Annotation: Model confidence (mean pLDDT): 83 of 100. Small-subunit ribosomal RNA, 3' major domain from an uncultured prokaryote, 475 nucleotides, folded computationally.
Context: one part of a larger RNA
RNA sequence: UGACGGGGGCCCGCACAAGCGGUGGAGCAUGUGGUUUAAUUCGACGCAACGCGCAGAACCUUACCUGGGCUUAAACUGCAGUGGACCGGUACAGAAACGUACCUUCUCCUUCGGGAGCUGCUGUAGAGGUGCUGCAUGGCUGUCGUCAGCUCGUGUCGUGAGAUGUUGGGUUAAGUCCCGCAACGAGCGCAACCCUUACUUUUAGUUAAUAACAGUCGGCUGAACACUCUAAUGGGACUGCCUGGGCAACCAGGAGGAAGGCGGGGAUGACGUCAAGUCCUCAUGGCCCUUAUGUCUGGGGCUACACACGUGCUACAAUGGACGGUACAAAGGGUUGCAAAGCCGCGAGGUGGAGCUAAUCUCAAAAAGCCGUUCUCAGUUCGGAUCGCAGUCUGCAACUCGACUGCGUGAAGUUGGAAUCGCUAGUAAUCGAAGAUCAGCACGCUUCGGUGAAUACGUUCCCGGGCCUUGUACA
Numbered sequence: 001u002g003a004c005g006g007g008g009g010c011c012c013g014c015a016c017a018a019g020c021g022g023u024g025g026a027g028c029a030u031g032u033g034g035u036u037u038a039a040u041u042c043g044a045c046g047c048a049a050c051g052c053g054c055a056g057a058a059c060c061u062u063a064c065c066u067g068g069g070c071u072u073a074a075a076c077u078g079c080a081g082u083g084g085a086c087c088g089g090u091a092c093a094g095a096a097a098c099g100u101a102c103c104u105u106c107u108c109c110u111u112c113g114g115g116a117g118c119u120g121c122u123g124u125a126g127a128g129g130u131g132c133u134g135c136a137u138g139g140c141u142g143u144c145g146u147c148a149g150c151u152c153g154u155g156u157c158g159u160g161a162g163a164u165g166u167u168g169g170g171u172u173a174a175g176u177c178c179c180g181c182a183a184c185g186a187g188c189g190c191a192a193c194c195c196u197u198a199c200u201u202u203u204a205g206u207u208a209a210u211a212a213c214a215g216u217c218g219g220c221u222g223a224a225c226a227c228u229c230u231a232a233u234g235g236g237a238c239u240g241c242c243u244g245g246g247c248a249a250c251c252a253g254g255a256g257g258a259a260g261g262c263g264g265g266g267a268u269g270a271c272g273u274c275a276a277g278u279c280c281u282c283a284u285g286g287c288c289c290u291u292a293u294g295u296c297u298g299g300g301g302c303u304a305c306a307c308a309c310g311u312g313c314u315a316c317a318a319u320g321g322a323c324g325g326u327a328c329a330a331a332g333g334g335u336u337g338c339a340a341a342g343c344c345g346c347g348a349g350g351u352g353g354a355g356c357u358a359a360u361c362u363c364a365a366a367a368a369g370c371c372g373u374u375c376u377c378a379g380u381u382c383g384g385a386u387c388g389c390a391g392u393c394u395g396c397a398a399c400u401c402g403a404c405u406g407c408g409u410g411a412a413g414u415u416g417g418a419a420u421c422g423c424u425a426g427u428a429a430u431c432g433a434a435g436a437u438c439a440g441c442a443c444g445c446u447u448c449g450g451u452g453a454a455u456a457c458g459u460u461c462c463c464g465g466g467c468c469u470u471g472u473a474c475a
Base pairs, nucleotide, nucleotide: 001475002474003472004471005470007469008468009467010466011465012464013463015459016458019423020422021421022420023419026314027313028312029311030310031309032308033307034305035304042053043052064300065299066298067297068296069295070294076126077125078124079123080122081121082120083119084118088103089102090101091100092099106117107116108115109114128289129288131287132286133285137283138282139278140277141276142274144272149188150187151186152185153184154183155164156163157162168179169178170177194266195265196264197263199235200234202232203231204230205229210223213222214221215220238260241254242253243252244251245250316416320375321374322373323372324371325370326369332363333362334361337356338355342351343350344349382413387408388407389406390405391404392403393402429451430450431449432448433447434446435445
C1' cells in the first nucleotide's frame, strides 16, 4: 500500500421488512446429470452451466455410429506429360454414392509450325481436418456493475516503499456540486450531446381522416383539409418564478403547466477482477492425421429411460366451465409471397382466384370484456394426460421421429414439506396479437398492445456494494 475480520462509524440496492403472484406436490413440454447404447456428436457447471451455443436434429443440417465407395482428392492454385470440346441425353446394375455401355459434340487467334480457352487422365508441389491445446493467442462475450470509482502532470512531505491531491464539513442518483485545506490542474468514467414516449407550432394532405353540403346500404362517390393521423421542422422544463431554511451547494413546500426537480424507457459499461467462456462462427502459433482423424453416400443416432435436478406450460375450478349474441387495439409480415368474396367439408382443410411490390390489397378472428341462458360443489358439464380408430397438410420420404383435425377413451390432480424466486406503477398479475428461424414443426425467444392492483413503519437482522477508520503471526 492492499486484502481480510462472527472490529467500529456513515450510506446505498426488491437486500431485508410490508405486500401481490409463483416455484418446490400432479400431468406434460424442454434442458442437464446419470444410466443405457454400435452411436446416443461436441461445448457450457455456484451466483455468472442447465427453454444455454440451437432464430427451429424426419433426409440435409451432422460434427456421432454402422455399412458401401474415393485417394491430387468434394472445393481451390500451380508445374510437367497425355487425350478430348465442355455441357447434355438414354439404357443397364445398384440402397445411394460409385460404375458399365451407347448417342450428341469444339470455340477464338494464326506467319498454318502452332498458341490461347474449357475439360478428362497420369505424375508432382501445395490441399483437407468441427483433430488437441481458450493454461500459447487475436477478436468477441459474461461478471462484479450503470457500482462511482480508477489514474496522471507539476509541486510539497517522507531515507524509502509511498503519501498528499481523492481526506475533512455539508450535499447529490453520482469523485454531483459547494465550503475548507500544501496543494494547483488534467484525463478515463458520472452527467449532457443520440433514439423513443408524453404536450404543442409551422409545413404537407394520399393510400389516412370526415364537421358542415349533395347523393348513399357503406368515407362508397363528389367535395373539403377543420378534426384524427402520418412525418419533417421548431417550441417546451431551466430549480426559470414565489415562500421558508441554509455562508454556499442544495433541501422542503407552492404557483403556472401536457409534463417538475434525472418526467418515463432505451442505447451507452471507466482502470481492472475471475489463467471466467469460446481453437465447433471466424482468424491464428505449436502439436498430430495424410489409401485417413480427409472426402462422397444409404441407413441409424443426436428423440433411448429404474432415476435425480433446473426452466416452463396446463390444471386442481363458480372471480369458474359450456353455449349464443355483441364491442374495442398496437406493432409487425407478404411476389419462390400474403391471399379476399363465393362454393364443398362437422373440422383440420380443399376449390377458387379478385386484389396487393401494399397508410390502398391481404394475413386478421384480437382475447380477456359486456349482455343473456345453463351447470350447483361432485374427481363433476372441473381437468385434460394416455390410448384406439378415421382423416388433413407440408415434404423424394412422416416406421424409428412432424404438426393439426374429428369421434371414442377419460389418468394424476381438491392449492402443494423443508426450502426458494420475481416484482415499487401503467409495474406485478392477467389477456390475447405479431415476428425471426422455417418446406413443415414453438408451452421457447424477441417485440406489441388490452384490463390493471396491493404494499413500503423502517434499516435491528440476511445478501451484495461504496467511503472513512481500527487490528493483523496474510501478500